This is a predicted structure of a 75-nucleotide RNA (transfer RNA) from a Syntrophomonadaceae bacterium. Its mean pLDDT, the model's own confidence on a scale to 100, is 82.
[in-house]
């Protein structure tokens, strides 16, 4: 230098065009003498970043970051 994967909540991840969830955590309440466990409910997201397609993008191009693998160079 080329290729492929990845980037979605605090963490690990789903979501493959009709607009964003789960588990676990975190906060309230109910239970305990308390904590823990269990249960009910609830808060949290410029979907890396900037463009482009479309009526509509987390999703499709496309450029750049960073991460991870591989190949190629290394006189």
């Nucleotide at each position: 230098g080329c290729g492929c994967g990845g980037u979605u909540a605090g963490c690990u991840c789903a979501g493959a065009g009709g607009a964003a969830g789960a588990g676990c955590a975190c906060c309230u309440c109910c239970u305990u003498g308390a904590c823990g466990c269990g249960g009910a409910g609830g808060g949290g997201g410029u979907c890396a970043u900037a463009g482009g397609u479309u009526c509509a993008a987390g999703u499709c191009c496309u450029a750049u970051a960073c991460c991870g693998c591989g190949c190629a160079c290394c006189a």